Model confidence (mean pLDDT): 81 of 100.
A computed fold for a 73-nucleotide RNA from a bacterium, annotated as transfer RNA.
It was read from a public genome assembly.
Rfam family: tRNA. By type it is a transfer RNA.
[in-house]
RNA sequence: GGGGCUGUAGCUUAAUGGUAGAGCGCCUGGAGUUGACACCCAGGAGGUUCCGGUUCAAUUCCGGUCAGCUCCA
Repeated sequence: GGGGCUGUAGCUUAAUGGUAGAGCGCCUGGAGUUGACACCCAGGAGGUUCCGGUUCAAUUCCGGUCAGCUCCA
C1' cells in the first nucleotide's frame, strides 16, 4: 500500500427497514438484621464510532471516515 471481517450501555451480547432489549455490573428504596455486607424483592440511570446518501421511517441498505482483528505484498 491492497483485500476481508468487526464496531450497540462499564463488560458480554440481542434486534432480517417500523417504540433499541437482555445478563452481569452500578445507583436508590424495601424486606431481613443489634448493626453492616451478601442473597432476595421493587424501581432507576446509562448505548448504535463519526459524516453523508436512499427512504414516510435506518442499529439495519449504500458511499466515505475512524478504530480493532486478520490475510497478501